Notes:
A computed fold for a 72-nucleotide RNA from Streptomyces aureocirculatus, annotated as transfer RNA. Lineage of the source: Bacteria > Bacillati > Actinomycetes > Streptomycetaceae > Streptomyces. Its mean pLDDT, the model's own confidence on a scale to 100, is 80. Its Rfam family is "tRNA". The family's RNA type in Rfam is transfer RNA.

Order: sequence, then C1' cells, then structure tokens
RNA sequence: CGGGACGUGGCCAAGAGGUAAGGCACCCGCUUUGGGAGCGGGGGAGCGCAAGUUCGAUCCCUGUCGUCCCGA
Repeated sequence: CGGGACGUGGCCAAGAGGUAAGGCACCCGCUUUGGGAGCGGGGGAGCGCAAGUUCGAUCCCUGUCGUCCCGA
C1' cells in the first nucleotide's frame, strides 16, 4: 500500500428493512442458622463514528476509526 472479517447493555452473544432475543453478572423476594446453590420477579443498550437511500435502517450504499487475518 491492496484485499477481507468483525465492531450490539459491565461481559459473551442473536437479530440481515418495521423499531433489539438469550446467557452470565447486577437488584428484590422465597428457600437456608448464615453463605452458596436452586426457584420466582425486576432494571439497564437504538447497535464504533459520520453522511446517504427509504415513510421507516442494527440491517442497504459511501466514507472514516479501531481490532484481527491474508497478500505485497
């Protein structure tokens, strides 16, 4: 320098146009002598950033930043 993949709550991770699942963690309760485990309930994200297309974008297009991989 060229090409590719990925970037979603504290962490992991699904979703591929109609407004974001699940697990862990966290909070409350039950249970327990207490803790842990188990069970029930609860809260938190507009999706790296910017711009575009669209009635509507995490999802499509473009640019850009970061991480990783391949080539030179």